[in-house]
RNA sequence: GCGACAGUCGUAUAGCGGUUAUUACCCGAGCUUCCCAAGCUCGUGAUGAGGGUUCGACUCCCUUCUGUCGCU
Numbered sequence: 001g002c003g004a005c006a007g008u009c010g011u012a013u014a015g016c017g018g019u020u021a022u023u024a025c026c027c028g029a030g031c032u033u034c035c036c037a038a039g040c041u042c043g044u045g046a047u048g049a050g051g052g053u054u055c056g057a058c059u060c061c062c063u064u065c066u067g068u069c070g071c072u
Base pairs, nucleotide, nucleotide: 001071002070003069004068005067006066007065010025011024012023018055027043028042029041030040031039048064049063050062051061052060
C1' cells in the first nucleotide's frame, strides 16, 4: 500500500428498513430476613463519527476513526 471482519448501556450480547432497541451481570430503590447472603419486584443507562438514499435507517450506500486478521 491492498483486502476482509468487527464497533450497540459500565461489561458481555441480540436485533432482516417501521410498532417501547433484547437479555444477562453490575448499579439504584423497594419487599422478605433479627442481621448478612440468597430470592422476588421495579428502575437508570447504549447504536464509534460525518454525510447520503428513503415517507421512515442500528439496519442500505460513501467517507472517516479505532481494533483484529490476511496479502504484498
The RNA shown here (transfer RNA) has 72 nucleotides and comes from Parasphaerochaeta coccoides DSM 17374. The organism belongs to Parasphaerochaeta coccoides, within Bacteria. The sequence is in RNAcentral, with records from ENA, GtRNAdb and Rfam. The gene name in the source record is tRNA-Gly-CCC-1-1.